[in-house]
């Protein structure tokens, strides 16, 4: 001085008008006016997991569906997070990961290939052995059948340990070092696991696939603030109760006649329109001191920081600078995942250089 990664903060600033939607006060004319203060994010967003809450349903249990799936721990819980552990990665600091069980069962693996596990033989190696010929006096040599092999060639995405010596008719864990794998034990570690420990077993045992069915082993009622709760017109309908009794009332009409319709009054309830409530004090925030390797937990002191229902948080001016990126709350938390112009700030790697 460069590249890199991890974690954290931050998202124009100041001033000055007009305005919106909520709070406190204060005044009267009781819905207006004054004065003060307050009013979007790290993801408000996707609605993908988790819980609070509400209301339903429920005696316990259980099956089915879903769903999570290394080991310990945090936490109201989780698919979230801290530590670790194996396994891929990358020089490295790091990053990545549905990461139980294929020795209970069923299933799939196009094409290619002998063969995709009940295991096989397309070249090819091989005629020790056993049988039928033909040469040949014999020894022998050769061609076939019966056989043996699995070391080499050839398919695939994926072929039944690897080297290497010795063995053989030719060949094989067929035997033998060393690698590697298996089981049983020992040591360590809470555990997953790990071991330059020990013992055994020649390894076709036990191939792959479980984001195929399955097994095990945990979780789980159901709908969701438009949940729900309380006040409550106006018409119409519904119940008690009282008067009334073919008579009167209403309507059409200037009056009769006519026509058509109808019992009246109080008083309760439920619901519907509107209204309140739920609604933001909350697994809240800072600060400080404490446990813990850390998520996270105690203790104590201090704050009150958007709450609308057609639904606000905006417009303009001045001045500066690096010229401002994704984006806009609706019950409320904790995460996840997705956007995003940029700036700072600690830790750590790795290259070069100087001393």
């Nucleotide at each position: 001085c460069g590249a890199g990664u991890u974690c954290a903060c931050u998202a124009g600033a100041c001033a000055g008008u007009c305005g919106c939607c909520g709070c406190u006060u204060c005044a009267c004319u009781u819905g207006u006016g004054a004065a003060g203060g307050g009013g979007a994010g790290g993801a408000a967003a996707g609605u993908c997991c988790g819980g609070g809450c509400u209301c339903c349903a429920u005696a316990g249990g259980g099956c089915a569906a879903a769903g999570u799936g290394c080991c310990a721990g945090a936490u109201a819980a989780c698919g979230u997070c801290u530590g670790g552990g194996c396994g891929g990665u990358g020089a490295g600091a790091g990053c990545c990961g549905a990461c139980g069980g294929a020795a209970a069962g069923u299933g799939c693996a196009a094409c290619a290939g002998a063969a995709a596990g009940u295991a096989u033989a397309c070249c090819g190696c091989c005629u020790a052995a056993g049988u039928a010929g033909u040469c040949g006096u014999a020894a022998g040599a050769u061609u076939g059948c019966c056989g043996g092999u699995a070391a080499g060639g050839u398919u695939g995405a994926a072929a039944u340990g690897g080297u290497g010596c010795g063995g053989u008719a030719a060949g094989a864990g067929c035997g033998c070092a060393c690698c590697g794998c298996g089981u049983g034990g020992g040591u360590g570690g809470c555990a997953a696991c790990a071991c330059u420990c020990c013992a055994c077993g020649g390894c076709g045992a036990u191939g792959g696939u479980a984001a195929a069915c399955c097994c095990c082993a945990c979780u789980c009622g159901g709908a969701g603030c438009a949940a729900g709760a309380c006040c409550a017109a106006a018409u119409a309908g519904g119940g008690a109760c009282c008067u009334g009794u073919u008579a009167g009332g209403c309507g059409u009409g200037g009056c009769c006649c006519a026509c058509g319709c109808u019992a009246g009054g109080u008083c309760c309830g439920g619901g519907u329109a509107g209204g309140u409530c739920g609604c933001u004090u909350g697994a809240g925030g800072c600060u400080a001191g404490g446990a813990g390797u850390g998520a996270u937990c105690c203790u104590a002191g201090u704050c009150c920081u958007a709450g609308a229902u057609g639904a606000a948080u905006g417009a303009c001016u001045g001045u500066c600078c690096a010229c401002g990126a994704c984006a806009g709350a609706a019950c409320c938390c904790g995460g996840c995942u997705u956007a995003c112009c940029g700036g700072u700030g600690a830790g750590c790697u790795c290259a070069u250089c100087u001393a």

Record summary:
The RNA shown here (Bacterial RNase P class A) has 355 nucleotides and comes from Marinobacterium sp. LSUCC0821. The organism belongs to Marinobacterium, within Bacteria. It is recorded under the gene name rnpB. It matches the Rfam family "Bacterial RNase P class A". From the family's description: Ribonuclease P (RNase P) is a ubiquitous endoribonuclease, found in archaea, bacteria and eukarya as well as chloroplasts and mitochondria. It is annotated as a ribozyme.